Transfer RNA from a Myxococcota bacterium, 72 nucleotides, folded computationally. The organism belongs to Myxococcota, within Bacteria.
[in-house]
RNA sequence: GGGCGCGUAACUCAGUGGUAGAGUGCCAUCUUCACACGGUGGAAGUCGUGGGUUCAAAUCCCGCCGCGCCCA
Numbered sequence: 001g002g003g004c005g006c007g008u009a010a011c012u013c014a015g016u017g018g019u020a021g022a023g024u025g026c027c028a029u030c031u032u033c034a035c036a037c038g039g040u041g042g043a044a045g046u047c048g049u050g051g052g053u054u055c056a057a058a059u060c061c062c063g064c065c066g067c068g069c070c071c072a
Base pairs, nucleotide, nucleotide: 001071002070003069004068005067006066007065010024011023012022013021018055026042027041028040029039030038048064049063050062051061052060
């Protein structure tokens, strides 16, 4: 330098045009002498970034950035 894949909550991931989600973690509360486990409720998102298409984009297209693999 070229090709391919990935980037979504603190972490691991799902979601492939029409209300952004799950598990774990975190906070509050119930339970306990206390802790753990467990129950209930809650907070937490520029969906990497800029642009394009569309009535509507995390999702489709293009550029860029970061990471990984392969080729040279």